[in-house]
Context: one part of a larger RNA
RNA sequence: AUCAAUAACUUUAUUUUAAUGGCGAGCUUAAACUUUCUGUGGAGGCAAAAAAAAAUUAAAUUUUAAAAUGUACUAAUUAAGUCUUUAAAAUAAAACCCGAAACCAAGUGAUCUAACCAUGAACAAGCUGAAAUAAGGAAAAUUUAUCUUGUGGAAGGCUGAACUAAUUUAUGUGGCAAUAUAAUUGGAUGAUUUGUGGUUUGGAGUGAAAGACUAAUCAAACUUGGCAAUAGCUGGUUUUCUGCGAAAUCUAUUUUAGUAGAGCGUUAAAUUAAUUUGUUUUAAAGGUAGAGCUCUUGUUAAACGAUAGGAAUAUCUUUAUUUUAUUGACUUUAGUAAAACUUCAAAUUAUUAUUUAUCAAAAUUUAACAGUUAGACCAUGUAUGUUAAGAUUCUUGGUCUAGAGGGAAACAGCCCAGAUUAAUAACUAAGGCUUCUAAAAAUGAAUUAAGUGGUUAAAAACAAAAAUUGUUGAUAAGAUUUGUACGUUAGCUUAGAAGCAGCUAUCUUUUAAAGAAUGCGUAAAAGCACACUCAUUGAACAAUUUUUUUUUUAAAAUGUAACGGAGCUUAAAUCUUUUGCCGAAAUUGUAAAUUUAACUUUUUAUUAGUUAAAUGGUAGCAGAACGUUCUGUAUAUUCAACUGAUUUAUAGCAAUAUAAAUUUUUAAAAUCAGAAGCGCAAAUAUUGAU
Numbered sequence: 001a002u003c004a005a006u007a008a009c010u011u012u013a014u015u016u017u018a019a020u021g022g023c024g025a026g027c028u029u030a031a032a033c034u035u036u037c038u039g040u041g042g043a044g045g046c047a048a049a050a051a052a053a054a055a056u057u058a059a060a061u062u063u064u065a066a067a068a069u070g071u072a073c074u075a076a077u078u079a080a081g082u083c084u085u086u087a088a089a090a091u092a093a094a095a096c097c098c099g100a101a102a103c104c105a106a107g108u109g110a111u112c113u114a115a116c117c118a119u120g121a122a123c124a125a126g127c128u129g130a131a132a133u134a135a136g137g138a139a140a141a142u143u144u145a146u147c148u149u150g151u152g153g154a155a156g157g158c159u160g161a162a163c164u165a166a167u168u169u170a171u172g173u174g175g176c177a178a179u180a181u182a183a184u185u186g187g188a189u190g191a192u193u194u195g196u197g198g199u200u201u202g203g204a205g206u207g208a209a210a211g212a213c214u215a216a217u218c219a220a221a222c223u224u225g226g227c228a229a230u231a232g233c234u235g236g237u238u239u240u241c242u243g244c245g246a247a248a249u250c251u252a253u254u255u256u257a258g259u260a261g262a263g264c265g266u267u268a269a270a271u272u273a274a275u276u277u278g279u280u281u282u283a284a285a286g287g288u289a290g291a292g293c294u295c296u297u298g299u300u301a302a303a304c305g306a307u308a309g310g311a312a313u314a315u316c317u318u319u320a321u322u323u324u325a326u327u328g329a330c331u332u333u334a335g336u337a338a339a340a341c342u343u344c345a346a347a348u349u350a351u352u353a354u355u356u357a358u359c360a361a362a363a364u365u366u367a368a369c370a371g372u373u374a375g376a377c378c379a380u381g382u383a384u385g386u387u388a389a390g391a392u393u394c395u396u397g398g399u400c401u402a403g404a405g406g407g408a409a410a411c412a413g414c415c416c417a418g419a420u421u422a423a424u425a426a427c428u429a430a431g432g433c434u435u436c437u438a439a440a441a442a443u444g445a446a447u448u449a450a451g452u453g454g455u456u457a458a459a460a461a462c463a464a465a466a467a468u469u470g471u472u473g474a475u476a477a478g479a480u481u482u483g484u485a486c487g488u489u490a491g492c493u494u495a496g497a498a499g500c501a502g503c504u505a506u507c508u509u510u511u512a513a514a515g516a517a518u519g520c521g522u523a524a525a526a527g528c529a530c531a532c533u534c535a536u537u538g539a540a541c542a543a544u545u546u547u548u549u550u551u552u553u554a555a556a557a558u559g560u561a562a563c564g565g566a567g568c569u570u571a572a573a574u575c576u577u578u579u580g581c582c583g584a585a586a587u588u589g590u591a592a593a594u595u596u597a598a599c600u601u602u603u604u605a606u607u608a609g610u611u612a613a614a615u616g617g618u619a620g621c622a623g624a625a626c627g628u629u630c631u632g633u634a635u636a637u638u639c640a641a642c643u644g645a646u647u648u649a650u651a652g653c654a655a656u657a658u659a660a661a662u663u664u665u666u667a668a669a670a671u672c673a674g675a676a677g678c679g680c681a682a683a684u685a686u687u688g689a690u
Base pairs, nucleotide, nucleotide: 001690002689003688004687005686006685011093012092013091014090015089016088017087018086019085021083022082023081026046027045028044032040033039050057051056060071061070096236097235099233103226104225105224106223107222108221114200115199116198117197118196119195120194121193122192123190125159126158127157132151133150134149135148136147163187164186165185168183169182170181171180202218204214205213206212239625240624241623242622243621244620249262250261251260252259253258263372264371265369266368267367268366269365270364271363282353283352284351290344291342292341296338297337298336299335300334301333302332303331308326309324310323311322312321313320314319375400376399377398378397379396381394383392384391405416406415407414420592421591422590425588426587431582432581433580434566435565436564440579442578444576446574447573453568459552460551461550463548464547465546466545467544468543469542470541471540478537479536480535483532485509487507490504491503492502515530518529519528520527593615594614595613596612597611598610599609600608626679628676629675630674631673632672637668638667644663645662646661647660648659649658650657651656
């Protein structure tokens, strides 16, 4: 890894509800006994009357001085309980199954390892040469110390095997090995290494101390037991079909991975001629968007110039007058901002009423059972943030969640559209029609040259169209051709300044026209073109604004890689006109199934038919069935190819059933009921086989 088998809502008690059956103002036994039975047993329990803490009272009672109040009763043709069984749920227990790390108790371990005790053993070879000691030498000298040469052989001394350790690297990593091998390396007479035996242990030991070691186990060993510990956490939880179908919100919580109440779902019953939803009419109240500046809080510019300060003059100086570096209130004029500003003020929505009675559908109450309480994106309006986020938080709606199908290349949340079943039917939606790829390279008029289309801004530039204004047969733009002069080298400045370094001014003349000069150029001149202009040709042109298109701006990492690819340029791009076609599980047609409602027929019950509507679905609620083992039915039935295996066919919506063939072999099992160790694809499930 494959296959097979095993593997999870159980049992008991009590309570509640529903259904079922018995009896019924009553119902019923428990323990126990027993002739084992349709028996005895009425102790007790529930109900028929309640109120009060209770005495007690009683259709009433309690509180109180008294009463309201509270609970209960009465009345209304309407008044039922109780016991059994079945199902579901709750509670107590292991309580649907598997799963901790842990806690406690009693025992077992020091053949590993830590330390210690007792008794033994081991350490090649070489080097260095301490103390001590013997002899000798030298100093002016006694003593003392020192020196030289020998003897000597110390040391947690040196080098280096055995031995022991384990520094670095490589190999190894299901290895030779659950810690090794090779090379390298530390210690190697010592706090050395080692044999044998012994001592100390689980909150305890031992520890040159690393939380190290205590039998491959250590921040508290191992074994057994308490024990099926507990787990708001993860995983798993076994046949079929049918009806309905959620939530991810509010409140509270040592609470935010949970739980309780409400909300939303399901089942059952009851109630409702106007209950509920939606549609329609009308009305009410409102202070949001917008707008505005009257108020409030801000803000821009100016006018006016109170007040304060400074200065001068006068004067019996506590004052007055004049004046201005400064200060700058109120007011006025012209503007402006606001979620916590409003003299104004919507639409829509919602709320409260009203109206409508067509269409569609339910709503409310009671009882029982739930699940949910981590939501996601898209669009609208806000908030936080950076007017960031596939961010966070509210409001309204949609989709996904729980929704398949078609489109968007691929795609939970976008667009279209809601799958009862079947088939090679038809018509459409979104979206598409060169090819991959189903369908017109369709049609009329324009734009684009950038592969723009097929990623992005301010800003800049070309082009196209329209509008407005203007020029134009006294000949437009453009093209070809001619001229482009004089005073004058203007004045100033300057080495020079002559149209053209710079400053000032910018006139006159001749002309068809020609700037005291628009740009190159010179040291300065010169020179070249331009503005302007005659002639020829030529019929539209210019500016501004708006719209459209294109370009630049424009940068990322494996390889084009930002139309899905090929490829596309009067298009297969963009805008616009027209008509076809393709295209979904939508819709329609055909053939069927089921559910609900109404109607018809029929019947003991039922069933059958017609019409209409409906039939996506997770959590979950409800309903109806299939199969397995065993029991009764059964002292019966089948007795032959019964059962099992393999294959095929038929029937059924399905779980499944029936029949046949082959093979095996001798027992099997209908019907209707009952009871469960009753159904496997999953649990890093368990066991076994391969």
Large-subunit ribosomal RNA, domain II from Entomoneis paludosa, 690 nucleotides, folded computationally. Its mean pLDDT, the model's own confidence on a scale to 100, is 81.